[in-house]
Context: one part of a larger RNA
RNA sequence: CGCAGGAAAUUUGAGGAGAGCAUUCCCUAGUACGAGAGGACCGGGAAUGACGCACCUCUGGUGUGCCAGUUGUCCCGCCAGGGGCACUGCUGGGUAGCUAUGUGCGGAAAGGAUAAGCGCUGAAGGCAUCUAAGCGCCAAGCCUUCUCCAAGAUAAGAUUUCCCUCCCCGCUUCGGCGGGACUGAAGGCACGUUCAAGACCAGGACGUUGAUAGGCUGGAGGUGGAAGUCCGGUAACGGAUGAAGCUGACCAGUACUAAUUAGCCGUGUGA
Numbered sequence: 001c002g003c004a005g006g007a008a009a010u011u012u013g014a015g016g017a018g019a020g021c022a023u024u025c026c027c028u029a030g031u032a033c034g035a036g037a038g039g040a041c042c043g044g045g046a047a048u049g050a051c052g053c054a055c056c057u058c059u060g061g062u063g064u065g066c067c068a069g070u071u072g073u074c075c076c077g078c079c080a081g082g083g084g085c086a087c088u089g090c091u092g093g094g095u096a097g098c099u100a101u102g103u104g105c106g107g108a109a110a111g112g113a114u115a116a117g118c119g120c121u122g123a124a125g126g127c128a129u130c131u132a133a134g135c136g137c138c139a140a141g142c143c144u145u146c147u148c149c150a151a152g153a154u155a156a157g158a159u160u161u162c163c164c165u166c167c168c169c170g171c172u173u174c175g176g177c178g179g180g181a182c183u184g185a186a187g188g189c190a191c192g193u194u195c196a197a198g199a200c201c202a203g204g205a206c207g208u209u210g211a212u213a214g215g216c217u218g219g220a221g222g223u224g225g226a227a228g229u230c231c232g233g234u235a236a237c238g239g240a241u242g243a244a245g246c247u248g249a250c251c252a253g254u255a256c257u258a259a260u261u262a263g264c265c266g267u268g269u270g271a
Base pairs, nucleotide, nucleotide: 001152005163006162007161008160009159010158011157015149016148017147018146021049022048023047024046025045026044027043033038051106052105053104054103055102059100060099061098062097066093067092068091069090070089071086072085073084074083075082076081110144111143112142117137118136119135120134164270167180168179169178170177171176182268187265188264189263191207192206193205194204195203212258213257214256215254216253217252218251219250221247222246223245228241229240230239231238232237
């Protein structure tokens, strides 16, 4: 820009993309077959590998803004308690998120038309013949079926809902056209607080008629027993107070802080 008014939402599916895998074991059955050795078709069941998609409950990884231990040194006057630097100083753990080696799921089943192939009926050609007319069966392949995208599918589809109906002037082949006043809808944009969304853009949530983010309160999870005081010990240290203190991203609650007020686009019933 188009989709013959504008807008919001829900959709149909022309078309396109993806997927399509393989193996082992058991039963049937040591049956059919075979002198024996060996050893099935058909059918049923249970697993596994690779691959793919999703996810983080479990098992782990990471987790440089969580907790603890600890070395050297500098600083907070000293003790105690802390802070900085040393690869995040080093070490032991670890929430969320992200992850695989972890977890769940998938290939199926079914229908249609067929290939090679197997047939029925059947002439030409009194027979024969699956074929010439006609009618069946049959593949991991083809078309559907499964998953995803999809109306710029310009043949531009469908459904539901929402919005706009004053006046004046000029021209008019009278259907309208141009201009002016008034009006500015539905909806959208912009702006702000943001997100399991994200390079930017886009997308989602929210903007006081408010839980969108931060703060605060409570909880979960993590760490693992804070500081201070008291007790024991000459002391290093240990014990009690006390599952203590601290705690990023997690879950809730709560307007304390910030989402203020305003603005712009979009018109007036539709060739």

Large-subunit ribosomal RNA, domain VI from Kiritimatiella glycovorans, 271 nucleotides, folded computationally. RNAcentral holds the full RNA, with entries from ENA and SILVA. The coordinates come from a structure-prediction model, not an experiment, and the mean pLDDT is 89.